[in-house]
RNA sequence: CUCUUAUCCUGAGUUGGCGGAGGGACAGGCCCGAAGAAGCCCAGCAACCAAUACUCAAAGCCAUGAGUGUUAAAGGUGCUAACCUGCAAGGCUAUUUGCCUUGAACGAUAAGAG
Numbered sequence: 001c002u003c004u005u006a007u008c009c010u011g012a013g014u015u016g017g018c019g020g021a022g023g024g025a026c027a028g029g030c031c032c033g034a035a036g037a038a039g040c041c042c043a044g045c046a047a048c049c050a051a052u053a054c055u056c057a058a059a060g061c062c063a064u065g066a067g068u069g070u071u072a073a074a075g076g077u078g079c080u081a082a083c084c085u086g087c088a089a090g091g092c093u094a095u096u097u098g099c100c101u102u103g104a105a106c107g108a109u110a111a112g113a114g
Base pairs, nucleotide, nucleotide: 001114002113003112004111005110006109007108008107013042016041017040018039022032023031024030026086027085028084029083043080044079045078048076049075050071051070052069053068054067055066056065057064087103088102089101090100091099092098
């Protein structure tokens, strides 16, 4: 870098330190920012990488899979402003337009494979 699978509703620093002007993936909006952006450190959040209990899958055991819980933040990662539109289908209102729902695409993260 590419592919596969799963998740993307929640949570956590708008009085920590260094740092100095940019940032919110992309485009358009709309926002945040010298009462201090990015980044680094620190702090915190969270069970993807684990363990375990019960139920179901076929009559028993093992294994496997699915569902619901419990424990673990020591380790590998990740995350710690908020938001709309972006393509397609359907519904309502209906000239335009606007609103709602679903799915896809794009994007992010983890695990595995090449």
Predicted 3D model of a 114-nucleotide RNA (SAM riboswitch aptamer (S box leader)) from Halalkalibacter oceani.
Its mean pLDDT, the model's own confidence on a scale to 100, is 76.
RNAcentral holds the sequence, with entries from Rfam.